RNA sequence: CCGUGCUAGACGGGGAGGUAGCGGUGCCCUCUACCCGCAAUCCGCUACAGCGGGGUUGAAUCCCGGCCCCCGGCCCCGGCUCUCAUUGCACACCACCCAACGACCCGUUGACGGUUCGGCCCUGCGCGACGCGGACCUCUGAACCCCGUCAGGCCCGGAAGGGAGCAGCGGUAAGGAGCGAAUGCGAGUGCCGCAGGUCCCCCGGGCCAGAGGGAAGGCGGGCGGUCCCCCGGUGGGAGGCGGCGGUCAAAGGCCGGUGCACGG
Numbered sequence: 001c002c003g004u005g006c007u008a009g010a011c012g013g014g015g016a017g018g019u020a021g022c023g024g025u026g027c028c029c030u031c032u033a034c035c036c037g038c039a040a041u042c043c044g045c046u047a048c049a050g051c052g053g054g055g056u057u058g059a060a061u062c063c064c065g066g067c068c069c070c071c072g073g074c075c076c077c078g079g080c081u082c083u084c085a086u087u088g089c090a091c092a093c094c095a096c097c098c099a100a101c102g103a104c105c106c107g108u109u110g111a112c113g114g115u116u117c118g119g120c121c122c123u124g125c126g127c128g129a130c131g132c133g134g135a136c137c138u139c140u141g142a143a144c145c146c147c148g149u150c151a152g153g154c155c156c157g158g159a160a161g162g163g164a165g166c167a168g169c170g171g172u173a174a175g176g177a178g179c180g181a182a183u184g185c186g187a188g189u190g191c192c193g194c195a196g197g198u199c200c201c202c203c204g205g206g207c208c209a210g211a212g213g214g215a216a217g218g219c220g221g222g223c224g225g226u227c228c229c230c231c232g233g234u235g236g237g238a239g240g241c242g243g244c245g246g247u248c249a250a251a252g253g254c255c256g257g258u259g260c261a262c263g264g
Base pairs, nucleotide, nucleotide: 001264002263003262004261005260006259009057010056011055012030013029014028015027020046021045022044023043024042034054035053036052037051038050063257064256065255066254067253068252072248073247074246075245076243077242078241080239081238082237083236084235085234086233087232088231092226093225094224096222097221098220101217104214105213106212113208114207115206116205117204118203119202121197122196123195124194125193126192127190128189130186131185132184133183136180137178138177139176140175146171147170148169149168154163155162156161
């Protein structure tokens, strides 16, 4: 160096998640890569970290290590868009107050103001009107069971005489009606009188004096309430973008490493 037969190893790997940790099942990337069984409130293990069974290959394109490159995932940061909540001297509306201004109106036939008188208002007294009550007055008012007088008639009596008594007439009680003056009481009472008060909120007159007064509105300001939206602040969520950011890293490339037996 060649041939034959074997062995270790290999027959996929990685990210996130999960786990004390490792691997797997499920998701994603790489891209082709033996088969069967097991398994998410799961399965199998413990740093040689899937287990069990079967098969293929097998010392190098294939196994092992390092470096380069990088698919992709995850983390961090930045700003953007959308969205939710909350908040604001933010927006909008409403109510009230203030101010410049002020349409219009009043005003030298006298504004604002001052003073005075009066009205309005309050208190007390009086007068009047009204209503009610009782008494007074007038009228009426009892078939009999009220009074007086009692014709006729009746009763007693020998008579003289006496008695009861209906109607009528006169009167009266309760009751009814009316009247007016007085009286007591009352109030949704009065173009009323007297006295006092309040005196300016309002109104009117006199006098003084001589030019202002009222006012709808008011885009500005203040305060309060409500607050869909605009804007700003704060916090949360979603999406996509970016970073010569961090970390892990498939596939690929380069370099290096790794056996045993027999025969020629």
A computed fold for a 264-nucleotide RNA from a Bacillota bacterium, annotated as Bacterial large signal recognition particle RNA. Its mean pLDDT, the model's own confidence on a scale to 100, is 80. Its Rfam family is "Bacterial large signal recognition particle RNA". From the family's description: The signal recognition particle (SRP) is a universally conserved ribonucleoprotein involved in the co-translational targeting of proteins to membranes. It is annotated as a non-coding RNA gene.